[in-house]
Molecule: transfer RNA
Organism: Clostridia bacterium
RNA sequence: GGACAUUUAGCUCAGUUGGUCAGAGCAUUCGCUUCACAUGCGAGGGGUCAGGGGUUCAAAUCCCUUAAUGUCCA
Numbered sequence: 001g002g003a004c005a006u007u008u009a010g011c012u013c014a015g016u017u018g019g020u021c022a023g024a025g026c027a028u029u030c031g032c033u034u035c036a037c038a039u040g041c042g043a044g045g046g047g048u049c050a051g052g053g054g055u056u057c058a059a060a061u062c063c064c065u066u067a068a069u070g071u072c073c074a
Stems, first nucleotide, its partner, number of pairs: 001073007010026004019057001028044005050066005
């Protein structure tokens, strides 16, 4: 230098040929349970969907571009 893949919550990940509010587990906060802790149960908070631009009535999803990480080729 070239090809490909990935980027979504603090972490690990899902998200169906574009459609109503973006989700799960773990973690975290609060409450119940306990003399107390752990476990268990219930509730809550937390996201510019990597950045920018475009297409569309509508984009995490399609297109272009930039960046980071990884694999391969040279």